[in-house]
RNA sequence: AGAGUUUGAUCCUGGCUCAGAAUGAACGCUGGCGGCGUGGUUUAGGCAUGCAAGUCGAGCGAGAAAGUCACCUUCGGGAGGCGAGUACAGCGGCGCAAGGGUGAGUAAUAUAUAGGUAACCUACCUCUAAGAUCGGGAUAAUUCCUGGAAACGGGAAACGGGUUGUAAUACUGGAUGGUCUUUUCUGGUCGCAUGACCGGGUUAGUAAAUGGUAGCUAUGCUUCUGCUUAGAGAGGGGCCUAUAUCCUAUUAGCUUGUUGGUGCGGUAAUGGCGCACCAAGGCUUUGAUGGGUAGCCGGACUGAGAGGUUGGCCGGUCACACUGGGACUGAGACACUGCCCAGACUCCUACGGGAGGCUGCAGUCGAGAAUCUUCCGCAAUGGGCGAAAGCCUGACGGGGCGACGCCGCGUGAACGAAGAAGGCCUUCGGGUUGUAAAGUUCUGUCAGUAGAGAAGAACGCGGAUGCGGUUAACACCCGUGUUCGUUGACAAAGGACUCAAAGGAAGCCACAGCUAACUUCGUGCCAGCAGCUGCGGUAAUACGAAGGUGGCAAGCGUUGUUCGGAUUCACUGGGCAUAAAGGGCGUGUAGGCGGGCUGGCAAGCGGUAUGUGAAAUCCCGGAGCUCAACUCCGGAACUGCGUACCGAACUGCCGGUCUAGAGGACGAGAGGGGACUAUGGAACUCUAGGUGGAGCGGUGAAAUGCGUAGAUAUCUAGAGGAACGCCGGUGGCGAAAGCGAUAGUCUGGCUCGUAUCUGACGCUGAGGCGCGAAAGCGUGGGUAGCAAACAGGAUUAGAUACCCUGGUAGUCCACGCCGUAAACGAUGAGCACUAGGUAGCCGCAGGAUCCGACCUGUGGCUGCUGAAGGUAAUCCAUUAAGUGCUCCGCCUGGGGAGUACGGUCGCAAGGCUGAAACUCAAAGGAAUUGACGGGGGCUCACACAAGCGGUGGAGGAUGUUGCUUAAUUCGAAGCAACGCGAAGAACCUUACCAGGGUUUGACAUGCAGGGAAGAGAAUUUGCUAGAGAUAGCUUAGUGCCUUCGGGAACUCUGAGACAGGUGCUGCAUGGCUGUCGUCAGCUCGUGUUGUGAAAUGUUGGGUUAAGUCCCGUAACGAGCGCAACCCUUGUCCUUAUUUGCCAGCACGUAAUGGUGGGAACUCUAAGGAGACUGCCGGUGACAAACCGGAGGAAGGUGGGGACGACGUCAAGUCAUCAUGGCCCUUACGAGCGGGGCUACACACGUGCUACAAUGGCCAGGACAAACGGCUGCAACCCCGCGAGGGUGAGCUAAUCCGAGAAACCUGGUCGUAGUCCGGAUCGCAGUCUGCAACUCGACUGCGUGAAGUCGGAAUCGCUAGUAAUCGUGAAUCAGAAUGUCACGGUGAAUACGUUCCCGGGCCUUGUACACACCGCCCGUCACACCAUGGGAGUGGAUUGCACCAGAAGUAGCUAGCUUAACCUUCGGGAGGGCGGUUACCACGGUGUGGUUCAUGACUGGGGUGAAGUCGUAACAAGGUAACC
Repeated sequence: AGAGUUUGAUCCUGGCUCAGAAUGAACGCUGGCGGCGUGGUUUAGGCAUGCAAGUCGAGCGAGAAAGUCACCUUCGGGAGGCGAGUACAGCGGCGCAAGGGUGAGUAAUAUAUAGGUAACCUACCUCUAAGAUCGGGAUAAUUCCUGGAAACGGGAAACGGGUUGUAAUACUGGAUGGUCUUUUCUGGUCGCAUGACCGGGUUAGUAAAUGGUAGCUAUGCUUCUGCUUAGAGAGGGGCCUAUAUCCUAUUAGCUUGUUGGUGCGGUAAUGGCGCACCAAGGCUUUGAUGGGUAGCCGGACUGAGAGGUUGGCCGGUCACACUGGGACUGAGACACUGCCCAGACUCCUACGGGAGGCUGCAGUCGAGAAUCUUCCGCAAUGGGCGAAAGCCUGACGGGGCGACGCCGCGUGAACGAAGAAGGCCUUCGGGUUGUAAAGUUCUGUCAGUAGAGAAGAACGCGGAUGCGGUUAACACCCGUGUUCGUUGACAAAGGACUCAAAGGAAGCCACAGCUAACUUCGUGCCAGCAGCUGCGGUAAUACGAAGGUGGCAAGCGUUGUUCGGAUUCACUGGGCAUAAAGGGCGUGUAGGCGGGCUGGCAAGCGGUAUGUGAAAUCCCGGAGCUCAACUCCGGAACUGCGUACCGAACUGCCGGUCUAGAGGACGAGAGGGGACUAUGGAACUCUAGGUGGAGCGGUGAAAUGCGUAGAUAUCUAGAGGAACGCCGGUGGCGAAAGCGAUAGUCUGGCUCGUAUCUGACGCUGAGGCGCGAAAGCGUGGGUAGCAAACAGGAUUAGAUACCCUGGUAGUCCACGCCGUAAACGAUGAGCACUAGGUAGCCGCAGGAUCCGACCUGUGGCUGCUGAAGGUAAUCCAUUAAGUGCUCCGCCUGGGGAGUACGGUCGCAAGGCUGAAACUCAAAGGAAUUGACGGGGGCUCACACAAGCGGUGGAGGAUGUUGCUUAAUUCGAAGCAACGCGAAGAACCUUACCAGGGUUUGACAUGCAGGGAAGAGAAUUUGCUAGAGAUAGCUUAGUGCCUUCGGGAACUCUGAGACAGGUGCUGCAUGGCUGUCGUCAGCUCGUGUUGUGAAAUGUUGGGUUAAGUCCCGUAACGAGCGCAACCCUUGUCCUUAUUUGCCAGCACGUAAUGGUGGGAACUCUAAGGAGACUGCCGGUGACAAACCGGAGGAAGGUGGGGACGACGUCAAGUCAUCAUGGCCCUUACGAGCGGGGCUACACACGUGCUACAAUGGCCAGGACAAACGGCUGCAACCCCGCGAGGGUGAGCUAAUCCGAGAAACCUGGUCGUAGUCCGGAUCGCAGUCUGCAACUCGACUGCGUGAAGUCGGAAUCGCUAGUAAUCGUGAAUCAGAAUGUCACGGUGAAUACGUUCCCGGGCCUUGUACACACCGCCCGUCACACCAUGGGAGUGGAUUGCACCAGAAGUAGCUAGCUUAACCUUCGGGAGGGCGGUUACCACGGUGUGGUUCAUGACUGGGGUGAAGUCGUAACAAGGUAACC
C1' cells in the first nucleotide's frame, strides 16, 4: 500500500467481497510445562446450606459452668478455694452511612470540565482558648407468677403480661458564662450586589462525665484518657451556575405551582421546596413537548491522522438492594445482611397466626452458544472497636478449576547416501518423501526421583538495658535507641544440588484466482464445496481420499462483534448536463454572507504568565523478577477549561465620511408582456331556395355510411361557433407556465443616453405567500369543427388496436377548485475574472453622404464556430460544464417504491411528506469492435429480369423418412443429408437376426513341456457322422543348418502375460473433408492519435474481375490472399520418324500406304516463339484506367483446369486409418450354415423413359474422340431369329481386339389415333455368370400392351462450342447401371437493365443484441415458498385525563383516655404519650382516550423459483417512433 467482481473488450460511476488488528468470547479437532492476568456479557430470574460487623469490663449493674484442689458427711450429699470478676445475656459508648456487589432505572435531581457558596453542614483526627458546680427521678438486667405449637438460649416454665428491684460516661433540674446565639447603640476595613470581616458597650438565652485507668511519699498529688463551650485546620459532604453529553419532526407546539413578585412556613442551607395573595407570564425550529435507547468518565480497540466504535477487568462518580411507599435514629441514611406498611413469591403451622429477602464469598436450580472452589489464612496490606493485649474482617493475602488471553521454555543436537525398506507418482528410464529414518557420537532444559532448606517478618508485644521528657518523685507513663525472645495461610511453592534415560511431550488449517502451497484415484449438475468470482453434467490442481507441499504452532481453524481498507456521509476529504442528485417559477421573513477611507473598543484572533487537567493507562529513560509478559521509579504528555496581562493586521461592534454596488430623476426607444371592451374577413357546418340527375364518400383494397323522399357538385340568401392564413424568421416579449387578426382603454417589466440626487439602502433565501401547460372536478352558459368513451365496418389466428364511417363528455366563456408534466438548456440564483471570429434583433455617438446604402466606436439581447482550461467520455467553452467567492435546494448500489402506514391539503381524482421487511451482485453512464435492422448509400453474382430446357402430374429405377420385422446393421439431416459413405448386398462382402458349435483364441510376441523309425514332424490321402463349423478314424510322408553338444522352422499340450472388439465418446483428439467462397478480403511492424478498448494504415476521389492500379492523405512499409508462375486447349517454328502419315518417284492389287521409298503434310511428343493495353485516336486530372481502331491464329485475366487467405459452423467422419479415456474377456472376441440389409399403407429427393410427325418404324449411306485388354480383349469362320455357343488367328498394344458410333443424310411408310406413340406389367420359352439366380441377377425370343395426350401451388439448371440433343468408353466387377467419371458429334436463344427476391462486399446510421435477431425481453394467468400492508376483532405492555379509595408515616388540630423528673396556692399546671380527626400519599379500583407489541377468518399487492399457459408491449423506423 491494495486486490476480486458489471463488459466481447474499455474508461468511469457504483455497490458487494477479501487480505489487517482487536475480543470478558463461543464452537470443532488437538493438547507437554511454567509465569502474569482473566472468567455469569443471557433471567436486576428463584434460592437449600455455611460464612461476609462487630467491639469495649480502663463507662455500669449483675455474674455462672465444666474441671480441679482440699474439707465435712447419715455416703444420698453439703459447704468452700481456684476456675473468675472469666463466659453468656443486659444498660451504656463507638461502629454498623465504610468495605464488598450490580447496572435495573436515569437523556439529566446523572456524569465530565471550569467556577460559585457573602446561602451551608461536618462524628472520629490536629491546633488554640476557656471550663467541668449543686441536685433529682427512673429503667433494663435480676426475682417470682403466668400464656404459648412455634417464632423465643436451655428448661416443664417468659416472646408477651403482671410483680419486685438496682447502677452508670444512660436520663434530667438548678447555677456559672471567657466564648457563642440574640436585642439595641456605635468605630473601622473591604466587596459588583444581597452584604462580609475586625472591634467596643447593652438585653435575653445556652455547657459539662472530674467520670475511668495507672503510680505514689495517698484527706491528696501526678500521668494518661474521656467530657463541655467556642474558634481555626485537615479531610468529607450539601446546594447553585456555565459548557459538553445518543436517535427520532411519520413527535410542533408545551406549561397553571406553571413564570415572576410580596409575605409566611420549612431546611444545615438558597430556592414554588410548601402555602396564601397578586401579576400573566415561562420554554420552543440554535428543536421545546413526546417517543425510543442508554449508567457517565479516566480510559480501551482501531486508524497515518481527523475520526469511528466501546465503557468488561483497574480507578473516580452516580443509582439500586424482592417490588412500591414511608419515616425513625444519627455527624452522616430516608439505610444491601435496620424499622413500619402494602404487594408478589417461597417456607413453617396444631389454621389461631408467624418467618424470609445472595445485584456480599462460595454453592444450587433455571435460562443460555457460554463463564470457576459450598478451599486456606488473618502471616502480610487495610478497616472497626479497644489504653492495650487482642477480637472481628469471604475486604484482602493465597491456593484450586478453565489454552480464555498475553509472555517464556521444551518435544533434542552433530555426523550420517547403499540416496535402504515402505508409501506416492511415472514418459517405466526414473522421480519424490529424503539426511528424513536406521546407525555412530553427544547434551540434559522441562516433567520425574532423593535429601537438604532462603526472602516475603516489619510493626507490635514480652524480658534486659541506655538516654530524654513528665513529676515533689529514683515510681508510673510517654518518646527514642541497643539487645534477647516471639509471629508464615501460601508451602509437596521459588532457587541450588543428587540420580537415570533421548528416554515422557505435535497438532491444526490450507493448496482454482484473490493467496504462500500439485499430483493420482474415486465420484459424474449426483454426493458435495463456497468469503467473493464461482467449481461438479466421465480425463475436477475447486467435491471425497491418498501422497506431496505451504502456513501457523500448544495451538490451529470456524462463527459472532468493532474499527480499518471505505475519499462508500468526504472537517481534513465527494458530488448533482447525460451515471443517484437543481426545488416548475417568482416574491420575500428569519438566518448566512457583504464595497472604499478613517478614529476607537477588544468579543473572535495571536502571545506570555499562572491555576487546574486525580492516580493508573499511553510514550520516553532507567530499575526488579535468569529473559519476556508483569511490576516499580523518574520524566514527558494529557492537544482541555479557568484567571491575569499584552498586541490590533484580519473578522466583529460603535462613531465619522466617500461613490465604483444598488436605487431614484430627466430625455428617448422596441416589443404576439398582461387585463377588459368592440370590430373584421377567409374557411367550415347547418337551414331555405334555384340548377342538376346517380352516384357520393372512403381505403393498401374494401365495407359500414349518405343518396331518386334528389345526395355529391354548383349558385344565392341566412344562421352559428371556434380559430386567426400570408407577414413569420435558431425573429420579439415575459420569472416560469406561456403570448400571434384589427382598434381602443387601463397596466407591469426592459434597454439606451445624460451623470443632476440618495449614500451600501446589497446578494441569497429554510419556513411563508403568490403564479403555474394539458387533462380532470363543481355551478351556469355555449357547442361549428375536432374528438376519449361508445357503436358499426374492415384487417387478423384473434384485434376490446393501428385504417374507415359515425359519435358523447371534453375542447370555448364566466366564476371557483386541482397544483402536477421529459414544468428540459434534463445545466439554482448573484458577483468578478479568463483569446478571438461571425450572424441576427433593439439603441446611442462620430465620420461620410443630396437621401439611402456605407465606415468606425460603444451598450443590451439572441445564435453559430473556436483558443486556453475543464470533463469518464460525449462534449462545454465571456449565455461555461473554465477560474474564484456567497447563499439556497438535492444525492449516497439495484429492486421492493415514490409503494405501505401516519400526518396534512383536496368535492373527488389525487397531491405533498415518505419508510421497512425481504431480495440481487450487480443496476448504470460514455465510448469501442462486431453482429443485426420489415435503416440509408454504393456495388457484385444465372440473384432477378430477358431467354432455352427441365422438376413438381404418369410408369419404371434409385436414395431417404415412416411403418413393419427375429433382423430389416451403421452413419449422413436446411442450403452444405437423401443415384450420399456404396467405383456396384444372391453366398462372400456383413458390421444385423435366429440357431447349433469354440475359448491363449482367426491374427502378434515371450515362457514351460512333448514330437521324428513301428511311440510316425510339417505336409497330406481317404472314410464315417453332421447343414457346416467341428469331431472321430485313416493313407502317404524320414525335411534344413551343424563346431554333432545342438540350433532354426513347424506342430501338439499347458499356464499366465496378452490377443481381439465395425463396442461408447467426432462434445477428449490427429488426419482428411464440406461450407461461406475463387467472395476480396484478413493481418502485422514501426510511427502517430486516444486515459483506454481501439483508431489510423485498410477511410476519401477515380478505376478494376480483384485491398487491381492511380491520385489524395499521419502515415510509411510488409505478410497471407488477388494476379502471375503449373497443366490443358487455340497459331506457328525447330527436332524426331515407328506401329502413325503419303505430296512427289516407283512396284503391285478387284480394292486397301499393301510394298520399295520419302520426311513435305496430318498426327504423335519434346523444345521454342507468340499477347505486353506494346501501337494509334478519343475520354479522363498531364494519373490509373476506360472506349474505339490497326495488326494478329488469338486482345485486354484468349477458353478450361489445378490452386481455396484469417476464420465460421463444438459442421462431418472413433465404421478408411491413427489415437486418449471408458467398457467386454467361455464374449460386446473368432468361426459355421440359413435368413436379413431387396420387406410396404404412405411421404419426399435425384435420375430414366415417355406422352409423339422437328416424330415412330423399315431400307440404304457418311463422319469422331477418348479409353480398356494376359484370371484379359478376342478377329475370321460355323451354329442359333436372338441372348449366345463352338473354334481360337492376332495382340503385353499409335501394330491386334473391344468397335457397329449415334443423332445426321437419302428413300419409303404411318396421318393425330391412347395410335405402327408409349413401353410398364404379366405369361411362356431360353442364354450367360457363378458351389448356388427361391427369397434376390442381367440379358434374349414370342406373346401381353398399364399409366401417360406436356403436368396445380411451387421450383431447378444454363451466358458459347455453353444450354439442348446424340451416341462412345472406363472404374468397380464372376455376374449385375436409368448411377458416377470421362469422351467427342450436332449446336442455339437471350441479357433493356439493377426497382424487386436470395446471397455476398464496402461506407454510414440506430441498438437495451455479444450464445450476437433462431438475439433480447414485458405483463396477466396457473403452481410452490418467503416477508409484508389492510382486516370484524382478540390478548398484553405503557401512558394521559377524570373520579373512587386511602395502609404505614409525618405535619396540623384535638372536646376522650393517660402521664417519673420541672412548677405548684397541692386543687392542679406546663410538657409528653395513647386515641380521634384533617392534609399529603403507595398499593388497589372505575370510566374514557393515546402509543406500542403479538395474534386473526378473509383479503391486497410484492419478492423468489431449469424446462408451464396466453399473447408480443419495448430494444432496429422493433414493423402504429418512443417516452412524460

The RNA shown here (small-subunit ribosomal RNA) has 1524 nucleotides and comes from an uncultured prokaryote.
Rfam family: Bacterial small subunit ribosomal RNA.
The RNAcentral record of the sequence draws on ENA.